[in-house]
Context: one part of a larger RNA
Molecule: large-subunit ribosomal RNA, half B
Organism: archaeon
């Protein structure tokens, strides 16, 4: 410091997003209780009073006990501790009690009683299941299921155009199966007919999904617009409410609340974008809901202080984790644009400990925002493709009748009129006879056909002939027989459809019985079908999205004088048109101007002259073009078939379709011919595979051969992909996931500086006059790097994002204070400018706000930078997750720099840095003490008010200074505790509950609570906090030249600021140039590796070598000394170390005694006491003993 607590002077919400937290209140009894109200509530509203103990008595109760009355009595305080509502008012939302995101959301969300709509008559409907079957339910419409709204009260408007649902449906469309036709037969195939559901169509339906306008004019002040006109729709928002949980503008306007209100409340209302069961409005009660105000209360705050305790600190024991390339200074610069490590300068002895949290773009988590991925997943739907389910048709299961209407076959019947012909001649063949009393001709009736001539059938009458042949007419000749055609109607059989029966399949039922060829079930077929499954959800892109198409082509510029060349660079075009606007032959010359000419004009048609293209060219632009490529006329189809090379595409990786040029072969047009012509003067006008269609293609293959047909292939043509070398394809995700990206956005940085801020030049003008006291247009030139942009350099294996608080630090373009200058400066007050950054720059209201606004002060209430300073410092109101609501939007899932409510802020500090405290080394011996002061740090002070000067200077007056001097208070800084104030878990006293049997004395209940309170620590308290010198800035001077003058300057002299340097306080010999002074001790002895010297020995005498001895003796070690440390007791000190004091030559600490101080009169004993009494005594309490007792961190004495 932090956690948990206690207390707090004066103020009392000034704190803050917000009274968060804390405090207040509290039990029981009595009293009293407003608005409002669903009459139940609200309500413990609010507010007020009482409360202990003792003695006696009364009432109730079986009793424990309860409720009272009277008297006495104590304390600061009597629910004395524990326990135990703070209250009131306005608004929003939800009626209420309830439920919910176990683990950040308790809510306005869900639910709820209640309202309403839809389905459902029971093997129901709905749900589960592949099915069997099961649930609802052994329930039956007062029931069950589903949807919406959500108590209650007043209400719930208009719209059926769209979507859905329901119903209907003459007609259209409509599958399989069926029927018919066709394909020479058959078959595949093709066509047609009829047709179910569905769709179209018609109608209904809103407490189904949903929706509910615009313009203009108008009343005798103005305003407004009852009213009118007009466009338009399915209808144009009614009641109610309204700046709202909904209003962008918006802090709307007005009123209230406040000193001040982006708040709240009440109104108004032009409602960006309220609105009626996705319910509208009102609403008592309720709410750990949201919001505003008031009272009380308080350490939330002004402004913090003290205390308790737990961590922490120290000692002992035990003993993790994260993390970890190495290293581990500052500033400036550089650099992938934010460096401990690079460059420069500076700093810097080694180590330890306690703290702080600036940096290590700290650790943690392969960023959750953004983009990307031919990565996923959840959700949605009128995405694409399927599927379950459902509806419907056909067939099977599946039998038997009737009726109606068709169809087919068979049987039998009737009819068949061109003209001519007696005449109603179906066709062909045979044919000379046939029919007739089994009733001919004829007549009448009925029915029927009919071409209106007549025919047929039948009945009656009738009672014997009629027809054919021949002739004639005609294309055909007739009686009669046979076959066949067309039409009509009849019967039978088969069959279809519709309707309606039956019962035996089948279904239900225990049965009776009910249903019944239906249904169930199966197969095939059509419809419907986010209920379910799978899949897709282009690209480019100064991030992405929206926009656009720069996605296939053509022309010009860009393009840097060959060619080629990019951008969401600039300017424009194409996805056609033409049977002539093509080919060829021949001829001509255009635009314009001038002249001439009837109507005729500037301009019609005509003539003449000039006329290099100033015209024209199908269409863009560029290029090209004059006996033409332009304009005409004639004849024509070369806009033909096949093939090749080159090119578009430079030269060598490849590149399709398409286009172009040239040539060859064939056939053709024009031309006398040479020749020209394979479309348009050239550069745009284009399209793969699969599939489909077509072909008068003498093309190929194919079921043993042939033919025909069919099928397949090849070729050609047509039909398509504009995301244009061509995939089959919608949204949403804030519930989201994965993989990646700083290849790419949002914040910061770096760069830039259009924008922004500031300055300058010039000086039109304003300023009565006068550019420059002051202001200053147009135009021009800069600076800054605080705005907003730009590009996308850094960061996506992660740099915490707005504002507040805290702590700051720097710049000056200065808000105040200081010094000056000018003034349109009399004074005062200003205005403008110059120097100046030492210090100061505050408190409130609403708002998350920064900002802006407001209030009252003030000398002033500066502008900026610092990773928009500051999250391993705070907060978490805003933004920006998951819940929820409103408005808007979307069919929907969902979405909205729209609003509203709710919603986890974690890290033990390794290095560095900073604030402190220590240990050691060095400083050429050691130690002790006293200094110096390089250097560092400070603001240690800053500003104000009053008095006096002085009612003076000045001024007509009104007004009204200054220098010098004095006093006070504010802020800051440092210190202190005599007094004041706080604390005071030392202490003293009172007292509640309970326990230790009672008293006394104690334990526990926050120190139980309450009243006091010394020392210490402290602020709210007290004390201190001058002035001067030096050098300067702006400025103002003296003398004075360059420049005979002038000039503050060039030489020289002298002024001038809160600013600079000193004076002042503090640190400071580790200041490596490591300082100075003084005192004390030591510089002595022992040992002694190395080394040196001497002696001895060996060897070839110079000398070398080996060992031993002696001596000197460096380093190191030891002894001794000054001094210090340890140890013991302590505190003027203190986290540990350290520091300071004491240690018998002693008051250092404890104890004791005394003084002072705190509390407030101890225990025991004696007396008294309301009353009661069994007369023994009981009794709250009072008085005396007693300024007592108890305690003491202060002072003194005491060995």
């Nucleotide at each position: 410091u932090a956690g948990a607590g206690u207390u707090g002077a004066g103020g009392g919400a000034a704190u803050u997003c917000g009274g968060c937290a804390a405090a207040u209140u509290a039990g029981c009894c009595c009293u009293g209780u407003g608005a409002c109200u669903u009459c139940g509530g609200u309500a413990g509203a609010a507010g007020g009073g009482g409360u202990g103990c003792c003695u006696g008595c009364u009432u109730c109760g079986u009793a424990g006990g309860a409720a009272g009355c009277a008297g006495g009595u104590u304390g600061c305080a009597a629910u004395c501790a524990c326990u135990a509502g703070g209250g009131g008012g306005g608004u929003c939302c939800a009626a209420c009690u309830g439920u919910u995101u176990a683990u950040u959301a308790a809510a306005a969300a869900c639910g709820u009683a209640g309202g309403u709509c839809u389905c459902u008559g029971c093997c129901a409907g709905u749900c589960u299941g592949c099915a069997a079957a099961g649930a609802u339910g052994u329930g039956u419409a007062u029931a069950g299921a589903g949807g919406c709204c959500g108590a209650u009260c007043u209400c719930u408007g208009c719209u059926c155009a769209c979507u859905g649902c329901c119903a209907g449906u003459a007609c259209g469309u409509g599958a399989a199966a069926a029927u018919c036709c066709u394909u020479u037969u058959c078959a595949a195939g093709g066509g047609a007919u009829a047709u179910a559901a569905g769709c179209g169509c018609u109608g209904g339906u809103g407490a189904a999904g949903a929706g509910c306008g615009g313009g203009c004019c108008u009343a005798a002040c103005u305003c407004u617009g009852a009213g009118g006109c007009u466009c338009u729709c399915a209808c144009g928002g009614u009641a109610g409410c309204g700046u709202a949980a909904u209003a962008c503008c918006u802090u709307g306007c007005c009123g209230g609340u406040u000193u001040a209100a982006u708040g709240c409340c009440g109104g108004c209302u032009u409602g960006c974008a309220c609105c009626a069961a996705u319910g509208a409005g009102a609403u008592a009660a309720u709410g750990a809901g949201a919001u505003c105000c008031c009272c009380a209360c308080u350490g939330u705050c002004c402004c913090c202080a003290a205390c308790u305790u737990u961590c922490a600190g120290c000692c002992g024991a035990u003993g993790a984790a994260c993390u970890c390339g190495c290293c581990g200074c500052g500033c400036g610069g550089u650099g992938a644009a934010a460096a401990c490590g690079c460059c420069g300068c500076g700093g810097a002895c080694u180590c330890c400990a306690a703290g702080c949290g600036g940096g290590a773009a700290g650790a943690g988590a392969a960023g959750a925002c953004c983009c990307c991925a031919c990565a996923g997943a959840g959700g949605u739907u009128u995405a694409c493709c399927a599927u379950a389910g459902c509806c419907u048709a056909a067939u099977g299961u599946u039998g038997u009748g009737a009726u109606a209407u068709g169809a087919u076959u068979u049987u039998g019947a009737a009819a068949g009129u061109g003209c001519a012909g007696c005449g109603u001649a179906g066709a062909u063949g045979g044919g000379a006879g046939c029919c007739a009393c089994a009733g001919a001709a004829a007549u009448g009736g009925u029915c029927u056909c009919g071409c209106u001539a007549g025919g047929g059938a039948u009945c009656a009458u009738g009672g014997a002939g009629g027809c054919a042949a021949a002739a004639g007419u005609g294309a055909a000749a007739c009686a009669c027989c046979a076959u066949c055609c067309u039409u009509u109607g009849a019967a039978a059989a088969u069959u279809a459809u519709a309707u309606u029966g039956c019962u035996u399949a089948c279904u239900c039922g225990g049965a009776a019985g009910a249903g019944g060829a239906c249904a169930c079930c199966a197969u095939u077929a059509g419809g419907u079908g986010g209920a379910u499954g799978g899949u897709u959800g282009g690209a480019c892109u100064g991030g992405g999205a929206c926009g656009g198409u720069a996605c296939a082509c053509c022309c010009c510029u860009g393009a840097a004088a060959u060619a080629g060349u990019a951008u969401c660079a600039g300017g424009g075009g194409u996805a056609u048109c033409c049977a002539a606007a093509g080919g060829u032959c021949u001829g001509c010359u255009c635009a314009g101007u001038c002249g001439a000419g009837u109507c005729a004009g500037a301009a019609a048609u005509u003539c003449g002259a000039c006329g290099u293209a100033g015209a024209a060219u199908a269409c863009a632009a560029g290029a090209g073009u004059a006996a033409a490529a332009g304009c005409a006329g004639g004849c024509u189809u070369a806009a033909c078939u096949g093939c090749a090379u080159c090119u578009u595409a430079c030269a060598c990786a490849a590149c399709g379709a398409g286009g172009g040029a040239u040539g060859c072969a064939g056939g053709u047009u024009c031309g006398a011919a040479a020749g020209a012509a394979a479309g348009g003067u050239c550069u745009a006008g284009a399209g793969a595979a699969c599939g489909g269609u077509a072909g008068u293609g003498u093309g190929u293959c194919u079921a043993u051969u042939a033919a025909a047909g069919g099928g397949a292939c090849c070729c050609u043509a047509c039909u398509c992909u504009g995301a244009u070398a061509g995939u089959g394809a919608a949204c949403u995700u804030a519930c989201c996931u994965u993989g990646g990206g700083g290849g790419u956005a949002a914040u910061g940085g770096a760069c830039u500086a259009g924008u922004c801020g500031c300055g300058g030049g010039u000086g039109a003008g304003a300023g009565u006059u006068c550019a420059c006291a002051u202001c200053g247009a147009c135009c021009c030139c800069g600076c800054g790097g605080u705005u907003u942009g730009g590009g996308a350099c850094u960061u996506c294996g992660c740099c915490g994002u707005c504002g507040u608080c805290u702590c700051a630090u720097g710049g000056c373009a200065u808000c105040c204070u200081g010094g000056c200058u000018g003034u349109g400066c009399a004074u005062a007050a200003g205005c403008a400018g110059c120097c100046a950054a030492g210090g100061g720059u505050g408190g409130a209201g609403g708002u998350g706000u920064u900002a802006a606004c407001u209030c009252a002060u003030u000398a002033a209430a500066g502008c900026c930078g610092u990773a928009c300073g500051u999250u391993a410092g705070u907060u978490g109101g805003g933004u920006u997750g998951a819940g929820a609501a409103c408005g808007g939007u979307g069919c929907g899932a969902g979405c909205c720099a729209g609003u509203u409510u709710g919603g986890a802020u974690a890290c033990u500090a390794u290095c560095u840095g900073c604030u402190u405290g220590g240990a050691g080394u060095g400083u050429a011996g050691a130690u002790u003490g006293c200094c110096u002061g390089a250097a560092g740090a400070g603001a240690a002070g800053a500003a104000c008010c009053c008095c006096c000067u002085a009612g003076u200077a000045c001024g007509a007056g009104a007004g009204g200074a200054a220098c010098a001097g004095g006093g006070g208070a504010u802020c800051g800084u440092a210190g202190c505790c005599u007094a004041u104030a706080g604390u005071u878990u030392a202490c003293c006293a009172g007292u509640u509950g309970u326990c230790u049997g009672a008293c006394a004395a104690g334990g526990c209940a926050c120190u139980g609570c309450u009243g006091g309170g010394u020392a210490g620590c402290c602020a709210c308290g007290c004390u201190a906090u001058a002035a001067u010198g030096g050098a300067u800035a702006a400025a103002a001077g003296c003398u004075g030249a360059a420049a005979g003058c002038a000039u503050c300057u060039a030489a020289g002299c002298a002024u001038g600021a809160a600013g600079c340097c000193a004076u002042c306080c503090c640190u400071a010999a580790a200041a490596a140039u490591a300082g100075g002074c003084a005192a004390u001790c030591a510089u002595u002895c022992c040992u002694g590796u190395a080394g040196c010297a001497a002696a001895u020995g060996u060897c070839u005498u110079g000398g070398a070598c080996a060992a031993u001895u002696u001596g000197c003796g460096u380093a190191g070690g030891g002894a001794c000394a000054a001094g210090g440390g340890c140890a013991a007791c302590a505190g003027u000190a203190g986290a540990a170390g350290a520091c300071u004091g004491u240690u018998u030559u002693g008051a250092u600490a404890g104890g004791u005694c005394a003084a002072g101080g705190g509390u407030g009169u101890a225990a025991g004993c004696u007396g008294c006491a309301a009353g009661c009494u069994u007369c023994g005594g009981c009794g709250a309490g009072c008085a005396g003993u007693u300024c007592a007792g108890c305690c003491u961190a202060u002072u003194g004495a005491u060995a």